Predicted 3D model of a 72-nucleotide RNA (transfer RNA) from a Candidatus Babelota bacterium. It matches the Rfam family "tRNA". Rfam classes the family as a transfer RNA. The organism belongs to Candidatus Babelota, within Bacteria. The coordinates come from a structure-prediction model, not an experiment, and the mean pLDDT is 80.

RNA sequence: GGGGCUAUAGCUUAAUUGGCAGAGCGGUAGAUUUGCAUUCUACGGAUUCCAGUUCGAUUCUGGAUAGCUCCA
Numbered sequence: 001g002g003g004g005c006u007a008u009a010g011c012u013u014a015a016u017u018g019g020c021a022g023a024g025c026g027g028u029a030g031a032u033u034u035g036c037a038u039u040c041u042a043c044g045g046a047u048u049c050c051a052g053u054u055c056g057a058u059u060c061u062g063g064a065u066a067g068c069u070c071c072a
Base pairs, nucleotide, nucleotide: 001071002070003069004068005067006066007065010025011024012023013022019055027043028042029041030040031039048064049063050062051061052060
């Protein structure tokens, strides 16, 4: 320098042909307890970035960034 793959919550991840972004662990609050733990209930929290297509984009297209990998 060139090719391929990947990027979703604090972590691990799901999302079928483009149509309500879910789950587990973790966090906060409450109940339970003399207290802690366990358990139960509720709440908060995410699509790497910039454009394009579309009525509508995590999904399709282009570019950028970062990581992994192959070739040179």